About this RNA
This is a predicted structure of a 577-nucleotide part of an RNA (large-subunit ribosomal RNA, domain V) from an uncultured Candidatus Saccharibacteria bacterium. It matches the Rfam family "Bacterial large subunit ribosomal RNA". Gene Ontology terms of the family: ribosome and structural constituent of ribosome. The sequence was found in a public genome assembly.
[in-house]
Context: one part of a larger RNA
RNA sequence: CCCGCAUCGGGACGGAAAGACCCCAUGAACCUUUACUAUAACUUAAUACUGAUUCUGGGCAUCCGAUGUGUAGGAUAGCUGGGAGGCAAAGAAGAGGGCUCGUUAGGGUUCUUGGAGCCGGCGUUGAAAUACCAGCCUUCGGCUGUUCGGAGUCUAACCCGAGCGAAUGCUUGGGGACAGUGUUUGGCGGGUAGUUUGACUGGGGUGGUCGCCUCCAAAAGUGUAACGGAGGCUUUCAAAGGUGCGCUCCGUACGAUUGGUAACCGUACAAAGAGUGUAUUAGCAAAAGCGCGCUUGACUGCGAGACAGACAAGUCGAACAGGAACGAAAGUUGGAUAAAGUGAUCCGGCGGUACCGCAUGGAAGGGCCGUCGCUCAAAGGAUAAAAGGUACUCCGGGGAUAACAGGCUGAUCGCCGCCAAGAGCUCAUAUCGACGCGGCGGUUUGGCACCUCGAUGUCGGCUCGUCAUAUCCUGGGGCUGGAGAAGGUUCCAAGGGUUCGGCUGUUCGCCGAUUAAAAUGGCACGCGAGCUGGGUUCAAAACGUCGUGAGACAGUUUGGUCCCUAUCUGGUGCGGG
Numbered sequence: 001c002c003c004g005c006a007u008c009g010g011g012a013c014g015g016a017a018a019g020a021c022c023c024c025a026u027g028a029a030c031c032u033u034u035a036c037u038a039u040a041a042c043u044u045a046a047u048a049c050u051g052a053u054u055c056u057g058g059g060c061a062u063c064c065g066a067u068g069u070g071u072a073g074g075a076u077a078g079c080u081g082g083g084a085g086g087c088a089a090a091g092a093a094g095a096g097g098g099c100u101c102g103u104u105a106g107g108g109u110u111c112u113u114g115g116a117g118c119c120g121g122c123g124u125u126g127a128a129a130u131a132c133c134a135g136c137c138u139u140c141g142g143c144u145g146u147u148c149g150g151a152g153u154c155u156a157a158c159c160c161g162a163g164c165g166a167a168u169g170c171u172u173g174g175g176g177a178c179a180g181u182g183u184u185u186g187g188c189g190g191g192u193a194g195u196u197u198g199a200c201u202g203g204g205g206u207g208g209u210c211g212c213c214u215c216c217a218a219a220a221g222u223g224u225a226a227c228g229g230a231g232g233c234u235u236u237c238a239a240a241g242g243u244g245c246g247c248u249c250c251g252u253a254c255g256a257u258u259g260g261u262a263a264c265c266g267u268a269c270a271a272a273g274a275g276u277g278u279a280u281u282a283g284c285a286a287a288a289g290c291g292c293g294c295u296u297g298a299c300u301g302c303g304a305g306a307c308a309g310a311c312a313a314g315u316c317g318a319a320c321a322g323g324a325a326c327g328a329a330a331g332u333u334g335g336a337u338a339a340a341g342u343g344a345u346c347c348g349g350c351g352g353u354a355c356c357g358c359a360u361g362g363a364a365g366g367g368c369c370g371u372c373g374c375u376c377a378a379a380g381g382a383u384a385a386a387a388g389g390u391a392c393u394c395c396g397g398g399g400a401u402a403a404c405a406g407g408c409u410g411a412u413c414g415c416c417g418c419c420a421a422g423a424g425c426u427c428a429u430a431u432c433g434a435c436g437c438g439g440c441g442g443u444u445u446g447g448c449a450c451c452u453c454g455a456u457g458u459c460g461g462c463u464c465g466u467c468a469u470a471u472c473c474u475g476g477g478g479c480u481g482g483a484g485a486a487g488g489u490u491c492c493a494a495g496g497g498u499u500c501g502g503c504u505g506u507u508c509g510c511c512g513a514u515u516a517a518a519a520u521g522g523c524a525c526g527c528g529a530g531c532u533g534g535g536u537u538c539a540a541a542a543c544g545u546c547g548u549g550a551g552a553c554a555g556u557u558u559g560g561u562c563c564c565u566a567u568c569u570g571g572u573g574c575g576g577g
Stems, first nucleotide, its partner, number of pairs: 001577008010569003014564002022398003027394002029390004035195005042187002045184005051154011063142004068137001078136005085119003094113008158175007198210003207227001211233006234379001235277001236336002241295007249273001251269005275284002278341001280339003299322003305316003311380001324333003347373007355366002405452001406450001407448003411445001413441006422432002459534001460532003464526001465523005472497003475492006499513005540558004544553003
C1' cells in the first nucleotide's frame, strides 16, 4: 500500500414525509358577530275557505226640516234673481206650558187659550225684506239607499273530546265564523346559507401611505427610483374678469401741532428687498403690482398647426364667420402672472330639438345638444350592497420571503494600540488615564436576505472529545510607588491541570464547602442515524388580561408517540498478501 472480518456512528447538508412554522394565492374549509345579502321559523295586516241576526259608528247620494249677530241700523240682514203686494175664520196679534238652537240678544217648532188683525214699499245700509216665489252656499239633524267598519248573540261551515261502528261514517258534548290552512304584505330573524373582509411594505403584522401641484434629489435637452428631503391642494373672485386712462412699491435718515418706536405730510437715498386671494418655483416697474371710468369676450360656430403621450386623458393655438365690450384710433378681449383646486363608463333627473318611434296616425320610450347627481379619496373608479377567528385546520407554491444554523458586514460587542489633559504629596507613562484617534477579532445584540421551505431537528443537561491563546493554576523573565513575605503590571510559555454540592428546565446567576486553580473562547451557540426531553413550539384543560364573539397573549399552569437492520467515507481492533 492492497484485501477481508468485526465494531463505532463524525460526514455523505444521510433515509423517511412535494415543511405542519413563516409568507404568497383576487385558493379552500369550518367557526363568530351589532360585516353584506338572502332565508326557515316566529309575528303584524289584508284576503279566500266564511255564514245568520241585533245594536251601533263613518263616508257618499236623493228628499225633508232647520241654521246664518262686524259697524250703522227698529234688529241674529247667508248670496242671487223675480217682485208691489203677501198671510189670515182650514183662525191673526197677545198670554201660558213643552222641545230645540244660541254669540244670552233672541230665533224656530208644537199644544192650550184667544177672537181680528200681522207684515211690506218709507228713513238708515255696499246689499231689502223670512211680505211672497225660485235657485244656491255654510253648518246641523232626520228618513231612505249604498258602501266601509265596531260590538254582542247564534249555529250550519270548520276544529276538539266522548260513545258506537269493519268503514267513507253515525250520535252526542264543547268551541265557533274565531282557530287553522293558502296567497300577498310590514317586522324580527348567525337558526340556516352564499360570500366579502385591498395593495404597497428591506418577511408579515402594528404604524404610515394610495389622486393632483411646487422645489431638491436629477448627473446643464426631455425623462428618471426609494417607507429619500421639504411644503401645498380637493378652492376662491360678478370682480380679484374685459377694456381705456393714470400711478409706483417696501424701507432708512432728517424735518413738522396734537402724535409717542409706530397714523397722516414733506425732502433725500433707494431697481425692487414690496405687492401679486391661496404652497413653492419661475416671472413681473412698457408692469402681470395700485387706482378710476365704461362694461360682460367668464361669447356662439369652428380650428391650420404643434407640445406631450402605451391607451384613455391632458396642453398651447393663429386665421375665418356671427353678433358684442372698451378705446379717438391702432388695437385688445374665447376669464383670472403661469404651473394644483379633480373623477372615466353605466344608470337616472331637468331644459331644448323634432332624428327614430314595431301595420298606419299619435303616444310611450329612445337618440342628439346643453346641464345636474359620486371623500366611486384604495381617487383608470371589480358590486347598488360586505367584518372577523382558526393552536381543529387543509391544498397549491416559495429559500422570489421570516424564525435556527452558515455566509457578507462589523454599527453594537470583546481585545489591543496611539496622543497625553489629569490623578498618583512632588513626578503624565510603578499604576490609572479624560476628550479624541487607529486597528484586530468574529464569542453578543443587530443589519442584509446569498445556499437550504419535493425539511440543514431547535434550548439546556449527559457522554466523548479536539483546537486556539487574548494564560486561571503550575514554569521562566522585565519594571515596580519591589526591604522580606504578599502583591501590581507586563513579556515568553498551550506540557499538564482547571472541584463537589443547594435553588432554578435553565445557559447564566446567587449561595455553601473546598482547591495550586476553579481561565476565556471556536468546533452547525461541537456532539439527538450517541442518550435525555425538564424548557420552548400542535391537538385537551384552567387562571389573569384583552375581545360582543369565534378566539388571542416573548403571560401563567397541568398533560402530551424522539423512527432508521450502516452502501460509501471516516475511526478503532484483528487477520491475510